[in-house]
Transfer RNA from Treponema bryantii, 74 nucleotides, folded computationally.
Model confidence (mean pLDDT): 80 of 100.
Rfam family: tRNA.
Formats: sequence, C1' cells, structure tokens
RNA sequence: GACCCCGUAGCUCAGUUGGAUAGAGCAUCCGCCUCCUAAGCGGAAGGUCGUGCGUUCGAAUCGCAUCGGAGUCA
Repeated sequence: GACCCCGUAGCUCAGUUGGAUAGAGCAUCCGCCUCCUAAGCGGAAGGUCGUGCGUUCGAAUCGCAUCGGAGUCA
C1' cells in the first nucleotide's frame, strides 16, 4: 500500500430480507422473600448503534469518506 472482518448499554453479545417504542444476559439501583446474608422473584435506570456526509417517506441495516482494532497478501 491492497483486500477482508469487527466497532450497538459499564462488560459479553443479538439484531444487518431497510419499517414503526433498539433488545438479551451479567453488573448497578429499588422492592419482595429471609432472623441476616447469599440464592431466587419482580421492577427501574442506563444507548445520539465509532464519527461525518449522502440515498430514502423511513437507516443499527444501503453508499461514500474517515477513526480505532484484528487478520491475509505485497
């Protein structure tokens, strides 16, 4: 330098046939249960989907550029 993959909640990830409020588990907080703790149960909070621009009625999803990480080739 070329190509390919990944980037979504504090962490690990799902969702990539474009469609309505963006989800799960763990963690955090509150409550229930218990003599207490843990476990279990219920609930809440937490995201400008790496960034910018574009296409579209509509973008996590498509296009372009760019940033970070892993890999293959030179």